The RNA shown here (FMN riboswitch aptamer (RFN element)) has 130 nucleotides. The coordinates come from a structure-prediction model, not an experiment, and the mean pLDDT is 85.
[in-house]
RNA sequence: CACGUGCUCCGGGGGCGGUGAAAUUCCGCGCCGGCGGUCAAAGUCCGCGAACCUGCCGAGGCAACUCGGCGGGCCGAACUGGUGAAACUCCAGUACCGACGGUGAAAGUCCGGAUGGGAGGAUGCACGAG
Numbered sequence: 001c002a003c004g005u006g007c008u009c010c011g012g013g014g015g016c017g018g019u020g021a022a023a024u025u026c027c028g029c030g031c032c033g034g035c036g037g038u039c040a041a042a043g044u045c046c047g048c049g050a051a052c053c054u055g056c057c058g059a060g061g062c063a064a065c066u067c068g069g070c071g072g073g074c075c076g077a078a079c080u081g082g083u084g085a086a087a088c089u090c091c092a093g094u095a096c097c098g099a100c101g102g103u104g105a106a107a108g109u110c111c112g113g114a115u116g117g118g119a120g121g122a123u124g125c126a127c128g129a130g
Base pairs, nucleotide, nucleotide: 001130003128004127005126006125007124008122009121010120015029016028017027018026030109031108032098033097034048035047036046037045043096044095052073053072054071055070056069057068058067059066060065078094079093080092081091082090100112101111102110
C1' cells in the first nucleotide's frame, strides 16, 4: 500500500401567496433530488435500494390479521444547441417525474409507519494472509 473476515460509525432533501366554511393537498409562483457505475461531474442513461403487491417458513392471535426472515413481482421522468478526444452527466435554453396510509378539500414538499429499513460509504478499529 492494496486484499480477506469480523466489528463500529455514517447513510434523503424541499413553501409561500390566492380562493374558500374547510386546502402547506386546488390555483399561481417557488423549492427538492438516496446509492454504485460511466472515456467527463446524471432526479430523467445503465443498474441498485426504499415503498407497494405476493409465495414459503417462524412467532403472536379464537379469527380477521399483525410482526420477522428468505425469495418472487412491480418500479416515474429529456430533448435541442454549444464546448471537447470523450458529456442523454458540463454550459445555455426549454421541458418532464416523484411509494403507501392519514387529512375539515385531491399532498414529491404537511403528519405517520420511521429513534425503522437501506443500496452503499469510511480518512475508523481488530485479526488474517500478501